This is a predicted structure of a 77-nucleotide RNA (transfer RNA) from a Pseudomonadota bacterium.

RNA sequence: CGGGGUAUAGCGCAGCCUGGUAGCGCGGCAGUUUUGGGUACUGCAGGUCCGCGGUUCGAAUCCGCGUGCCCCGACCA
Numbered sequence: 001c002g003g004g005g006u007a008u009a010g011c012g013c014a015g016c017c018u019g020g021u022a023g024c025g026c027g028g029c030a031g032u033u034u035u036g037g038g039u040a041c042u043g044c045a046g047g048u049c050c051g052c053g054g055u056u057c058g059a060a061u062c063c064g065c066g067u068g069c070c071c072c073g074a075c076c077a
Base pairs, nucleotide, nucleotide: 001073002072003071004070005069006068007067010026011025012024013023020057028044029043030042031041032040050066051065052064053063054062
């Protein structure tokens, strides 16, 4: 430098194709259960959806330009 993949809650991921309320598991907090812990159950909190711009009534989703990370290749030494 070229090609491909990827970026969503603290962690791991789904949702994107086909635009219309942002979700699941674990974890955290509270309650019930227990002598207590654990387990189980119930509830709650937690998100600039990588950034900027565009299209649209409406964008996590479509389009453009970038950034980080991963893989492959080329180049230089």

Background:
NCBI's taxonomy places the organism under Bacteria, Pseudomonadati, Pseudomonadota.